[in-house]
Model confidence (mean pLDDT): 79 of 100. Two RNAs folded together computationally: RNase P RNA and transfer RNA, 427 nucleotides in total. Rfam match: Bacterial RNase P class A. Rfam links the family to the GO terms dimeric ribonuclease P complex, tRNA processing and ribonuclease P activity.
């Protein structure tokens, strides 16, 4: 010096004073007041209603293993691939011999495999001869095509070649051993017997019932069911559909549409909750217990702003001027994912001097 | 605040079992015409919103992001 990794902070700190929301107080006044992403709304929960959600088919989601958690698609800690001298990182990581599908140009030939150019025996015919030519066959080792070409290297064989056959690597299948598993490892034993794509259809295995605080719930304002269509084994009850189940209704018409007319808004849900520190234990760790200890935004036209003194820091024509980056709660966690100038720390590992 | 739907040539749209992306309209150039329209013919225009993955291969499949839309009191 270069670089990985975890974590902390993030209107520069204090104090005065004025001003704004909520709270408590007869009042004076006393207290509290934006974020690590409050954000996008991409998963998961609570809470609140709907028929307490049965059942079947659809659809949707996850998707090595084991833990954690209210739950996750998220976090730990492991195994297998991959990248980098390294620390360290990075994977949607079941199944393709269940079964359909697709594989475009190019190539012979894209999956029950085939032969373009080569090799090669062997007949024939030409040539004095080396040799060419034609044919009937062998071959898949070399070329060449392509993202992908039918196990890879060597080596023996052979007319030429070929897992034919052997070694060794790889694989399938079976046994043992270790380990909760995922998987590792050894041993037999099979010439290799079935490219690829499931973020293509689908198998398997597990989860999901639907909306969503404008959820709902209470108080109060205005109302006339006016006009018109279309209307029956129909219509609704908050996921498509069938069955169950409620409910209203079948010409005095339920309900859907389309036009008109009318009103005035509060208040509750609202913040104490899977809460924040600190210590002890357990556990590798994600967390998880127990013990102490804190009060920490609830607005609804949308509250967190000026000013001024010190200090600190940056710049300076020494007069003074600046403290800067993304951003702002809206019912409330627990993730992620994106956006963020500038700073702080702890570990790591590589390279160069000494 | 909650939901839910779209982006493709200058505008308005197509684009299906993934195989290299078009139509009509405006613009451009030639013909007709005295000249213009109207007609004919032709040529050209594309970072499929952006960036990442899966695939041999993406406008299509999948994630994350931007930007428009329209719905609930």
């Nucleotide at each position: 010096g270069a670089a990985g990794u975890c974590g902390g902070a993030g209107a520069g700190a204090c104090g005065a004073c004025c001003g704004c929301g909520g709270g408590c107080u007869c009042a004076g006044g006393c207290u509290c007041g934006a974020g690590g992403a409050a954000a996008g709304u991409c998963c998961g929960g609570g809470c609140u209603c709907c028929g307490c959600a049965g059942g079947g088919c659809a659809g949707g989601g996850u998707g090595c293993u084991g833990g954690g958690u209210a739950a996750c698609g998220c976090c730990c800690a492991g195994g297998g691939g991959g990248a980098g001298u390294g620390a360290u990182c990075c994977c949607a990581c079941g199944g393709a011999a269940a079964g359909u599908g697709c594989c475009a140009c190019a190539g012979a030939a894209a999956a029950c495999a085939u032969a373009c150019c080569g090799c090669c025996u062997c007949g024939g015919c030409c040539g004095c001869g080396a040799g060419g030519c034609c044919g009937c066959g062998g071959u898949a080792a070399g070329g060449g095509u392509g993202a992908a070409a039918a196990g890879g290297u060597g080596a023996g064989g052979u007319a030429a070649g070929a897992g034919c056959u052997c070694a060794c690597c790889g694989g399938g299948c079976g046994c043992c051993u270790g380990g909760u598993g995922a998987c590792a490892g050894g041993c037999g034993u099979c010439g290799c017997a079935u490219g690829g794509u499931a973020a293509a259809c689908c198998c398997c295995a597990c989860c999901c019932g639907g909306a969503g605080c404008a959820a709902g719930a209470c108080c109060a304002u205005a109302u006339a069911g006016g006009g018109g269509a279309g209307g029956a084994u129909g219509a609704g009850g908050u996921c498509g559909c069938c069955c169950g189940c409620c409910u209203c209704g079948c010409u005095c018409g339920a309900c859907u549409c389309c036009c008109g007319g009318g009103u005035a808004g509060g208040u509750c849900g609202c913040u104490g909750g899977a809460g924040g520190c600190c210590g002890g234990c357990g556990g590798c760790a994600a967390c998880g217990u127990c013990g102490g200890u804190c009060g920490c935004a609830g607005a609804u036209a949308c509250a967190u702003g000026g000013u001024c003194g010190u200090c600190g820091c940056c710049g300076u024509u020494c007069g003074c001027g600046g403290c800067a980056a993304c951003a702002g709660g809206a019912c409330c966690c627990g993730g992620c994912u994106u956006a963020c100038g500038a700073c702080c720390g702890g570990c790591u590992u590589c390279c160069c001097c000494a | 605040g909650c939901c839910g739907c779209c982006u493709u040539a200058g505008c308005u749209c197509a684009g299906u079992u993934g195989g290299u992306a078009g139509a009509g309209c405006a613009a451009c150039g030639c013909u007709u015409u005295u000249g213009u329209a109207a007609a004919g013919c032709g040529a050209a225009g594309g970072u499929c919103c952006u960036c990442g993955g899966u695939u041999c291969g993406a406008a299509u499949c999948c994630g994350a992001g931007a930007g428009g839309c329209g719905g609930c009191u």